[in-house]
RNA sequence: CACUUAUCAAGAAAGGCAGAGGGUAAUGGCCCUGUGAAGCCUUGACAACCUCCUUCAAUAAAACGGAGAAAGGUGCCAAUUCCAUCCCGGUUUGAACAUUGGGGACGAUAAGUC
Numbered sequence: 001c002a003c004u005u006a007u008c009a010a011g012a013a014a015g016g017c018a019g020a021g022g023g024u025a026a027u028g029g030c031c032c033u034g035u036g037a038a039g040c041c042u043u044g045a046c047a048a049c050c051u052c053c054u055u056c057a058a059u060a061a062a063a064c065g066g067a068g069a070a071a072g073g074u075g076c077c078a079a080u081u082c083c084a085u086c087c088c089g090g091u092u093u094g095a096a097c098a099u100u101g102g103g104g105a106c107g108a109u110a111a112g113u114c
Base pairs, nucleotide, nucleotide: 002113003112004111005110006109007108008107013043014042015041016040017039021032022031023030026085027084028083029082044077046075049073050072051071053068054067055066056065086103087102088101089100090099091098
């Protein structure tokens, strides 16, 4: 990189260095940003995918399942994956635009396989 499964409308700050970009494919929007972007460092927070642990249940023993905790491994700390782009409906309209519901695709994160 690829594949599989799960989740993605919730949540979470400061300081230092730095000095113009950023919002994770592409395009179009729309936002953030010298009242300091990206990146690096320190401390902290959020969260509960994996490990460890506690407990319920289960049993020959386990596994699976429920609840909890947050020591370890990741992740993460603007806006729904910021919105849309493909498909199927609803509302509206002369038609379009608009608006709304669902599905998908893409992407992200975790665990596993290779």
Description: SAM riboswitch aptamer (S box leader) from a Chitinophagaceae bacterium, 114 nucleotides, folded computationally. Its Rfam family is "SAM riboswitch aptamer (S box leader)". About the family: The SAM riboswitch is found upstream of a number of genes which code for proteins involved in methionine or cysteine biosynthesis in Gram-positive bacteria. Its family is annotated with regulation of gene expression in the Gene Ontology.